This is a predicted structure of a 156-nucleotide RNA (Lysine riboswitch aptamer) from a mouse gut metagenome.
Of the family's consensus pairs, 98% are formed in the model.
Rfam family: Lysine riboswitch aptamer. Rfam describes the family as follows. Riboswitches are metabolite binding domains within certain messenger RNAs that serve as precision sensors for their corresponding targets. Allosteric rearrangement of mRNA structure is mediated by ligand binding, and this results in modulation of gene expression. This family includes riboswitches that sense lysine in a number of genes involved in lysine metabolism, including lysC.
Its mean pLDDT, the model's own confidence on a scale to 100, is 81.

RNA sequence: GAUAGAGGCGCGGACGUCAUCAGUACCCUCGCUCACCGGCAGGAAACCGGGAGGGGAAAGGGGCAGCCGCCGAAGGGUCCCGCAGGUUCCUGCCGCGGGAUUGCCUGGGCCGUCGGAGAACAUCCGCCGGACUGCCGCAAUUUGCGGAGCGCUGUC
Numbered sequence: 001g002a003u004a005g006a007g008g009c010g011c012g013g014a015c016g017u018c019a020u021c022a023g024u025a026c027c028c029u030c031g032c033u034c035a036c037c038g039g040c041a042g043g044a045a046a047c048c049g050g051g052a053g054g055g056g057a058a059a060g061g062g063g064c065a066g067c068c069g070c071c072g073a074a075g076g077g078u079c080c081c082g083c084a085g086g087u088u089c090c091u092g093c094c095g096c097g098g099g100a101u102u103g104c105c106u107g108g109g110c111c112g113u114c115g116g117a118g119a120a121c122a123u124c125c126g127c128c129g130g131a132c133u134g135c136c137g138c139a140a141u142u143u144g145c146g147g148a149g150c151g152c153u154g155u156c
Stems, first nucleotide, its partner, number of pairs: 001156005008071001010070004016064003026055005036050004040092005046087001074106003077101007085094002107133002110130003114126004135147005
């Protein structure tokens, strides 16, 4: 250098299903329509909504099961481009999609605090802490310490 592999509550994907979203949006009828309050942040201007009765979703985000592809799997950060969403306009921010970076960060999952995303006590992401686990190294003799996937094992 090539190639084949291992880690395990391992990673990703589409589909199915079940809740959630929500008795919300929206539709119909009646009422109100001054003020006040709300509609991501700041500014401006308008607009919409607010009560009662009847009907009543979906997307996004998830759990689970099998299936498919995999073991830098992949996730995150940063930068660039795009967007029909967050009432409208301006400036931001968030969200969503695509691309670049392939040593900028992370071996892996789990638990906890905090922060971010989210309708959310779901779930996801990040920092820190904890024990666990696979690998390698150094001591020692079955335990201690250290390291990182840029690693480890087999074959050539």